Description:
Small-subunit ribosomal RNA, 3' major domain from an uncultured eukaryote, 489 nucleotides, folded computationally. Rfam family: Eukaryotic small subunit ribosomal RNA. Its family is annotated with ribosome and structural constituent of ribosome in the Gene Ontology. The RNAcentral record of the full RNA draws on ENA and SILVA. Its mean pLDDT, the model's own confidence on a scale to 100, is 81.
Context: one part of a larger RNA
C1' cells in the first nucleotide's frame, strides 16, 4: 500500500429496507435447464455475472448427434504406369430406400482432364476460450483514476485526491504544503415535450367559391364532388429560439446550495436513452467470421452430399412465462378511439383493397402499391351502452381427447398452423421462501416488428386505460470513504 474484522464513525442504493402495489412460489399448459431413458435424444453456459440465453419458435435444410449410401471439391512437386490407351461415363438384369453403373454380370464409350505411391496441401459446427485476436458481459452505475513541479520520508510510499458544509457526482464552496493540469462525472449526441414567429407543400390539410343531395324555424345547417382557390392553425421537417432552477420569500459561514410560491410548454440532471475512465476476471464466445497458434482427422474421412431418425422421448427436481380460479365477471348485440412499423425486380410471388362463393377457416376474379400517394384512418383491445345469467367447479375455467374441413410445404404420422362440432381435467387466490417497482411510473389492454414457406404463450418497440404508497432510513442485504486492530503478500 492492499486484504480481512461477528471494530467504530460518516454516506449511498426499491438489483437494500420501510409504507404499499403487482406478483412469482400452489393448478393446467408453454418454454429453457438438470436427471432418467435412448442408435441418437448434438452442444455451450451453472450465485449475482447459466436456465423464453446462444438473437436457439430445429418437420427436410439448418445440424454439429444416430442408422446407412454416394462423391473428391486429394492444389502442387516428385517417381511410376501409359497412346498397342492413364482414365471417364453408361442402357438392361442382379443389387439397393433409391431412375446411385455404389458394387456385380455384360460389353460399349471416353482420350492424358486422370490413376498408383511418396512428400505436401486442403477441408473440418473436430479438441483446446486454461495458447490467442476481436467482440460481449461483469467487478461498477457507483465516483473513481493519473502524472508534472514543489513539500515529507533512507526507502517502499505519501501529500495533492481534505476537518466541515453541499451535490446525483473527487459536484461545488471553503479550508489548505501544495500549485497548476489530464481521463472519468458533467458538458456532448439521440429522442419526447413549446413556438398563431421564418421557410414551404396535388405524397399534408383548412377557410372560401362552384355544382349536387337531404333537412329547414326559409336565417341557414349537414353530407358528397371539383388540378377552382388563398393560406399554413392543425400535419410534415429544415433553419432557429426557448430554461439559466429565472424572480420573490425562508433557511444556510448569508458561500456552495436547499425548501416553498409565482410566472412558464417545461423547474427530480426537464423525462428517457446513448456514449462512458483506471485497473482487472485465467467470466463467455475456436458453434459469427476465408480471424487464429498447437493438437487431431483427412478417402472405410471428423471433408461433402443423399435417405430416414433425433434435438420434441418422461417415475421426477428447478427457472422465465401464458391462462385462470369469476359478478369490478362471462356471454350476445350495438357504439367508439391509437402509435411505433413493414411491404414484390431484374426474374418476382411481398403488403393486400374491392366484388363473389363459403358457417368459419379459406377459395376465385379483379385492382392499388418499390409507398406521407396503395394496403391503412392498419375503424386494435381493454373501454362504453343495452340485454341474458345469478353465486352453483356455474353460462367461471379450457387442459385432455374424438371426428370433419381448410392452409403452408416435395413431405405434416410423434398430430406446422387455422376453423367447426363434441368432450369438459386440475384450479374456490396458493406454505416456507422470493422478484420487480416512485408518475403518464406500476399494473391492465392490445398492435407492429424480429424470427418466418407455415407457426408466439418469446423478444424488441409502440400506443391506450391508468392507481395505492414513500419523497425517508441505515434495521436487513450490499457498495463507497475515513479512523482503527491483525494475519498474510
Nucleotide at each position: 500500500u492492499g486484504a480481512c474484522g461477528g471494530a467504530a464513525g460518516g454516506g449511498c442504493a426499491c438489483c437494500a429496507c420501510c409504507a404499499g402495489g403487482a406478483g412469482u412460489g400452489g393448478a393446467g399448459c408453454c418454454u429453457g435447464c438438470g436427471g432418467c431413458u435412448u442408435a441418437a435424444u448434438u452442444u455451450g453456459a451453472c450465485u449475482c455475472a447459466a436456465c423464453a440465453c446462444g438473437g436457439g419458435a430445429a418437420a427436410a435444410c439448418u445440424c454439429a448427434c444416430c442408422a446407412g449410401g454416394u462423391c473428391c471439391g486429394g492444389a502442387c512437386a516428385u517417381a511410376g504406369u501409359a497412346a498397342g490407351g492413364a482414365u471417364u461415363g453408361a442402357c438392361a438384369g442382379a443389387u439397393u430406400g433409391a431412375g446411385a453403373g455404389c458394387u456385380c454380370u455384360u460389353u460399349c464409350u471416353u482420350g492424358a482432364u486422370u490413376c498408383u505411391g511418396u512428400g505436401g496441401g486442403u477441408g473440418g459446427u473436430g479438441g483446446u476460450g486454461c495458447a490467442u485476436g476481436g467482440c460481449c458481459g461483469u467487478u461498477c452505475u457507483u465516483a473513481g483514476u493519473u502524472g508534472g513541479u514543489g513539500g515529507a520520508g533512507u526507502g517502499a510510499u505519501u501529500u495533492g485526491u481534505c476537518u466541515g458544509g453541499u451535490u446525483a457526482a473527487u459536484u461545488c464552496c471553503g479550508a489548505u504544503a501544495a500549485c497548476g493540469a489530464a481521463c472519468g462525472a458533467g458538458a456532448c449526441c439521440u429522442u419526447a415535450a413549446c413556438c398563431u414567429g421564418c421557410u414551404a407543400a396535388c405524397u399534408a390539410g383548412u377557410a372560401g367559391c362552384u355544382g349536387g343531395a337531404a333537412g329547414u324555424a326559409c336565417g341557414c345547417u349537414u353530407c358528397c364532388a371539383g388540378u377552382c382557390g388563398a393560406c399554413u392553425u392543425c400535419u410534415u421537417a429544415g433553419a432557429g429560439g426557448g430554461a439559466c432552477u429565472g424572480a420573490c420569500u425562508a433557511c444556510g459561514u448569508u458561500u456552495a446550495g436547499u425548501a416553498g410560491u409565482c410566472g412558464g410548454a417545461a423547474g427530480u440532471u426537464u423525462g428517457a436513452g446513448g456514449c462512458a475512465a483506471u485497473a482487472a476476471c485465467a467470466g463467455g464466445u475456436c458453434u459469427g467470421u476465408g480471424a487464429u497458434g498447437c493438437c487431431c482427422u483427412u478417402a472405410g474421412a471428423u471433408g461433402u452430399u443423399c435417405u430416414g431418425g433425433g434435438c420434441u422421448g418422461c417415475a421426477c427436481g428447478c427457472g422465465c412465462g401464458c391462462u385462470a380460479c369469476a359478478c369490478u365477471g362471462a356471454c350476445a348485440a350495438a357504439g367508439u378511439c391509437a402509435g411505433c412499423g413493414a411491404g414484390u425486380a431484374u426474374c418476382a410471388a411481398c403488403c393486400u383493397u374491392g366484388a363473389c362463393c363459403g358457417a368459419a377457416a379459406g377459395g376465385u376474379c379483379u385492382g392499388g402499391g418499390u409507398a406521407a400517394u396503395c394496403u391503412u384512418g392498419u375503424g386494435a383491445a381493454a373501454c362504453u351502452u343495452u340485454g341474458u345469467c345469478g353465486u352453483g367447479c356455474u353460462g367461471g375455467g379450457g387442459a385432455u381427447a374424438g371426428a370433419u374441413c381448410a392452409u403452408u410445404g416435395c413431405a405434416a404420422u410423434u398430430a406446422u398452423u387455422g376453423a367447426u362440432c363434441u368432450u369438459g381435467a386440475a384450479c374456490g387466490a396458493g406454505g416456507a421462501a422470493u422478484u420487480c417497482c416512485u408518475a403518464g411510473u406500476a399494473a391492465g389492454c392490445g398492435c407492429a416488428u424480429g424470427u418466418c414457406a407455415u407457426c408466439a404463450g418469446c423478444a424488441u418497440g409502440c400506443g391506450u386505460u391508468g392507481a395505492u404508497u414513500a419523497c425517508g432510513u441505515c434495521c436487513c442485504u450490499g457498495c463507497c470513504c475515513u479512523u482503527u486492530g491483525u494475519u498474510c503478500a